[in-house]
Context: one part of a larger RNA
């Protein structure tokens, strides 16, 4: 070299799982009462996590809960605790410096002030907005979900300019637990339907397009949830709300009285094919709405209560839940732990109880309110509808929808639409130029449940002091790392060493021996046996 042996190295495998992933339900804001995130500090000794905030791993109040506790973290001192700790859950107190950052100013978390002051503090930014020496709002942060304003290229077009990628990415404002819409100047074309939104389908249809490449709807059906309101204006004309003070009531509220606001109309009434004024007829109830002190009910934190063999034999290298026999509960035979696999051991499980703040419901108390029909008059959103130039945008074609500049109407006998334009008659459908509006719909930073999901090179980037170490000037990039043992029982004493270790011993069921469950290969050292 080559077997073979037997010692390492090494960390694979297999077994675990404290962690994730994924769909279900259910929750969904916060913040000048100083937020989100940070920094500095706080322990008897404290470097990290973690709690907290100079009252600083905590103080107080009410509940709950019981014997142990002074996190993680197994030491050693010192303490607290049945006069009830520690732990839970709710309420309160404190709450440094930076941060919207707010007295000014700085930027690697400082540094200076002015007023008042009961010496304890307080107040002093900017902007809107008000009834203005003042009060009240806003600002900032959220994973993703929603609205709106700006808006790309790479690429398809087998090249490239219209066209597409796409209104996507991306940058910006805003709101909300959702958000947008939303009660027809709609569809539609019959025996018509009757707000909006989500889903199926209509349908890759109609339509759009260097008619290429590609985009690409509605109606109508089936379905989920369903709900409607309120102004301007006509008519009345202060009958109105606010702010102080009195009365009255449990309150909500009524009643007087003074201020100031309000004729550039508060308040009433009305509200869509209709309404008001006028005049006649019917009604005095019905239903909604706030209130809610007492008392009742009901939801609701922590949390309570919960059956059944410490049987028996055997095995076992310690430990029985496993075997063998026999019993026993079961509205409970989910699943977890305990020294191997346990309905009866333990936590629990089905089934039951209970409960503060808080919310709802009933009890009370109170405000409000309609309907038919007739003659006439009255009234109903203007630089708006519409045309014309440009231009963006859509399937919208001459027929979307919007922005621009110009021009510019009608008044219910009027208008405005019914996918080319015009005229002139008719039909159907409807009431623009003002507002609000629950569900059904999205999303998951949060919680809880589950799983033919992964099992430490998987599975989130993190099972571990992980966005940590470490890299980069910086936006930013970014990891490795789980496993004694049932218990620390972690090897007392001896010897040998300068120690590290070592060899006896001794601990355990096994050394598993803190680099420690299993411990492949690949490489190595040593030995034997061959060969050169």
């Nucleotide at each position: 070299c080559u077997a073979g042996g037997u010692c390492g190295u090494g960390g694979a495998u297999g077994a675990c799982u404290u962690g994730g992933u994924u769909c279900u339900g259910g929750a969904g804001c916060u913040g000048a009462u100083g937020a989100a995130g940070g920094a500095c500090g706080u322990g008897a000794c404290a470097a990290g996590c973690u709690g907290c905030g100079a009252a600083a791993a905590g103080c107080c109040g009410c509940g709950g809960g019981u014997a142990g506790g002074u996190g993680c973290a197994u030491g050693u001192a010192a303490c607290c605790u049945u006069a009830g700790a520690a732990c839970c859950g709710u309420g309160g107190a404190u709450c440094u410096c930076c941060g919207a950052a707010u007295u000014g100013g700085a930027c690697c978390u400082c540094c200076a002030a002015g007023c008042u002051u009961u010496c304890g503090a307080g107040c002093u930014a900017u902007c809107c907005g008000c009834u203005c020496u003042g009060c009240g709002g806003a600002g900032g942060g959220g994973a993703a979900c929603c609205c709106g304003c700006c808006g790309a290229a790479c690429u398809g077009a087998a090249a490239c300019a219209u066209c597409u990628u796409a209104g996507u990415a991306g940058g910006c404002g805003g709101a909300g637990g959702a958000a947008u819409a939303g009660a027809a100047a709609g569809c539609a074309a019959a025996u018509g339907c009757g707000a909006u939104u989500c889903c199926c389908u209509u349908a890759g249809u109609a339509a759009c397009g260097g008619c290429g490449a590609g985009u690409g709807a509605a109606a109508a059906g089936g379905g989920a949830a369903c709900a409607g309101g309120g102004c301007a204006a006509a008519c009345c004309g202060a009958a109105u709300a606010c702010c102080c003070c009195g009365g009255u009531g449990a309150a909500a509220g009524c009643c007087g009285g003074g201020g100031a606001a309000g004729a550039u109309g508060u308040g009433g009434u009305g509200u869509g094919u209709c309404g008001g004024a006028u005049c006649a007829c019917a009604a005095c109830g019905u239903a909604a709405c706030c209130u809610c002190a007492c008392u009742g009910g009901g939801u609701g934190a922590a949390g309570c209560c919960a059956a059944a063999c410490g049987c028996u034999c055997c095995u076992g290298u310690g430990a029985a839940a496993g075997u063998u026999g026999g019993g026993c509960c079961a509205a409970a035979g989910a699943g977890g732990g305990u020294g191997a696999u346990a309905g009866c051991c333990c936590c629990g499980u089905a089934g039951g109880c209970g409960u503060a703040a808080a919310c709802c419901c009933a009890u009370u108390g109170g405000u409000u309110u309609a309907g038919u029909g007739a003659c006439u008059c009255c009234g109903a959103g203007a630089g708006u509808a519409g045309c014309g130039g440009g231009g963006a945008u859509u399937g919208g074609a001459c027929a979307u929808u919007c922005c621009u500049c110009g021009u510019a109407a009608a008044c219910a006998a009027g208008c405005c639409a019914g996918g080319c334009a015009g005229u002139u008659a008719g039909c159907u459908g409807g009431a623009a130029a003002c507002c609000c509006u629950a569900a059904a719909u999205a999303c998951u930073c949060c919680c809880a449940g589950a799983a033919a999901c992964c099992g430490a090179u998987a599975g989130c980037g993190c099972a571990c002091u992980a966005g940590u170490a470490g890299c980069g000037u910086g936006g930013g990039c970014g990891a490795a790392a789980g496993u004694u043992g049932a218990a620390a029982a972690g090897u007392a004493u001896g010897c040998c060493g300068a120690g590290a270790g070592g060899c006896a011993a001794g601990u355990g069921a096994a050394a598993a021996g803190u680099c420690c469950c299993u411990g492949a290969a690949a490489c190595g050292g040593c030995c034997u046996a061959g060969u050169u």
Source information
Model confidence (mean pLDDT): 82 of 100. Large-subunit ribosomal RNA, domain I from a Candidatus Hodarchaeales archaeon, 532 nucleotides, folded computationally. It matches the Rfam family "Archaeal large subunit ribosomal RNA". Rfam 15.1 lists 2,955 matches to the family in 1,139 species.